[in-house]
RNA sequence: GAAUCCGAAGGGCAAAGCCACUGAAAGGUGGCUGCGCAAAGCCACCGGCCUAAACGCUCAAGAGGAGCACAUGGCGGCGGGGUUGCCGGU
Numbered sequence: 001g002a003a004u005c006c007g008a009a010g011g012g013c014a015a016a017g018c019c020a021c022u023g024a025a026a027g028g029u030g031g032c033u034g035c036g037c038a039a040a041g042c043c044a045c046c047g048g049c050c051u052a053a054a055c056g057c058u059c060a061a062g063a064g065g066a067g068c069a070c071a072u073g074g075c076g077g078c079g080g081g082g083u084u085g086c087c088g089g090u
């Protein structure tokens, strides 16, 4: 220096739950905590999943209602892809 290899001591991330804030919701952010993670770092490019405020359509008829459809909103801790990389060992 390389690896498409092994690991998890140092160091790192942080599920569920609880609290606060935020958002129409899904979700997000911060704190406590610690299920797990060797890319659980980064990128919504492909598939998948969640939500449905606004717009649209239908019904209704003044209640500011109900239903349907939709991502332009999300999930990277669902799979694939792209990209970068710390520590110890081999």
Stems, first nucleotide, its partner, number of pairs: 003090001005089003012037002017032006035077001041083003045080003048075003056068004
Molecule: c-di-GMP-I riboswitch aptamer
Organism: Burkholderiales bacterium